[in-house]
RNA sequence: AUCGAAAGAAGAGGAUGCGGUUAACAUCAGUAACCAACGGGAGACGGGUCACCGUCCGCGAGCGUUGGUGAAAGGGACGACCGCCGAAAUCGACAAACUUGUGACCGGUUUGUCCGUUGGGCCUUGGUUGAAUAAAUCAAGGACUGUCGCAGCUGGAAUAGUUGCGGGGCGCUAUCGACGAU
Numbered sequence: 001a002u003c004g005a006a007a008g009a010a011g012a013g014g015a016u017g018c019g020g021u022u023a024a025c026a027u028c029a030g031u032a033a034c035c036a037a038c039g040g041g042a043g044a045c046g047g048g049u050c051a052c053c054g055u056c057c058g059c060g061a062g063c064g065u066u067g068g069u070g071a072a073a074g075g076g077a078c079g080a081c082c083g084c085c086g087a088a089a090u091c092g093a094c095a096a097a098c099u100u101g102u103g104a105c106c107g108g109u110u111u112g113u114c115c116g117u118u119g120g121g122c123c124u125u126g127g128u129u130g131a132a133u134a135a136a137u138c139a140a141g142g143a144c145u146g147u148c149g150c151a152g153c154u155g156g157a158a159u160a161g162u163u164g165c166g167g168g169g170c171g172c173u174a175u176c177g178a179c180g181a182u
Base pairs, nucleotide, nucleotide: 001182002181003180004179008175010173011172014085017084018083019082020081021080022079025076033069034068035067036066037065038064039063043056044055045054047106048105049104050103051102052101088118089117090116092114093113094112095111096110097109098108099107119145120144122142123141124140125139126138127137128136129135147167148166149165150164151163152162153161154160
């Protein structure tokens, strides 16, 4: 000097990149709940079952109909602000807290850890959750897009463009470089 290269640290993808917060708005919903009347007639009480405890109930409970009053949480397009590019999401396993009096079993919600999957958004079909045809998520399929590799074409050339095939974020680009080889 050249080649390879661990670790570090900086970036890019985007026609809605990812997530969070927030105001207003729509939906939730004329639902839940409460009140009244009528019916009815013995049980009822916050995910399910069982066993207890307590409360309500023939001075009429649960339930049904009618009328009146009438929410909220969760989720949400757009806007603004903030943090970012495994951003983030999620399958499974484990742990903790909560689950409306207590305990057990099951189920559910949230958080954390580990492992795996997914480059990105979109569309279609089906499943799950949900009030929902919104949204989210999982699986399969489809085209699009970004990047790298191979081959072809255009071009004087380029780190340019384009076509086809293939890979995947533990990637790619640029930088630095322990170390190794010549």
Source information
A computed fold for a 182-nucleotide RNA from Lactiplantibacillus xiangfangensis, annotated as Lysine riboswitch aptamer. Taxonomically the source falls in Lactiplantibacillus (Bacteria, Bacillati, Bacillota, Bacilli). Model confidence (mean pLDDT): 81 of 100. Its Rfam family is "Lysine riboswitch aptamer". Rfam's curators write: Riboswitches are metabolite binding domains within certain messenger RNAs that serve as precision sensors for their corresponding targets. Rfam links the family to the GO term lysine biosynthetic process. The sequence was found by an Rfam model in a public genome assembly.